RNA sequence: GGCGUGUAGCUCAGCUGGGAGAGCACCUCCAUGGCAUGGAGGGGGUCGCAGGUUCAAUCCCUGUCACGUCCA
Numbered sequence: 001g002g003c004g005u006g007u008a009g010c011u012c013a014g015c016u017g018g019g020a021g022a023g024c025a026c027c028u029c030c031a032u033g034g035c036a037u038g039g040a041g042g043g044g045g046u047c048g049c050a051g052g053u054u055c056a057a058u059c060c061c062u063g064u065c066a067c068g069u070c071c072a
Base pairs, nucleotide, nucleotide: 001070002069003068004067005066006065009024010023011022012021018055026042027041028040029039030038031037048064049063050062051061052060
């Protein structure tokens, strides 16, 4: 220098702009004498950061940071 990734505590989805989500984890309750397991409900997010475009941005554009990979 080229390419890719960055979204909940963890692993990730989000399909060519309009509702921010799933599984596991966490909290409460129920069932059990208790644990495991199961069922019901709930909390948690400045979408890496900063600008720009747009009525509207996780998504498009620019810069930048971290990580991975390739080349020199």